[in-house]
RNA sequence: UUCCGAUAACAGCAAACCCGGAGAGAUCCGGGGACGCAAAGCCACGGGUCCCAUGCGGACAGCCGGGUUGCCGAA
Numbered sequence: 001u002u003c004c005g006a007u008a009a010c011a012g013c014a015a016a017c018c019c020g021g022a023g024a025g026a027u028c029c030g031g032g033g034a035c036g037c038a039a040a041g042c043c044a045c046g047g048g049u050c051c052c053a054u055g056c057g058g059a060c061a062g063c064c065g066g067g068u069u070g071c072c073g074a075a
Stems, first nucleotide, its partner, number of pairs: 004073002012037002017032006035062001041068003045065003048060004
């Protein structure tokens, strides 16, 4: 350094649900809350799912693959 990933350390994210807001909707944003997560950081590139104002349209990165950046170091 690469692979790998502890019942390690440090730090972090936050499902369902509830409250407020945005949207036609999928869904998103803020607060609470933790089921989980070693990329559950970021990117819609391929596949997939979802929405309807069906178009040069939109949503999901916590569905899978891929790309890219990154903390720690036992076996």
Record summary:
This is a predicted structure of a 75-nucleotide RNA (c-di-GMP-I riboswitch aptamer) from a Desulfuromonadales bacterium. The model forms 94% of the base pairs in the Rfam consensus. It was read from a public genome assembly, where an Rfam model found it. The coordinates come from a structure-prediction model, not an experiment, and the mean pLDDT is 90.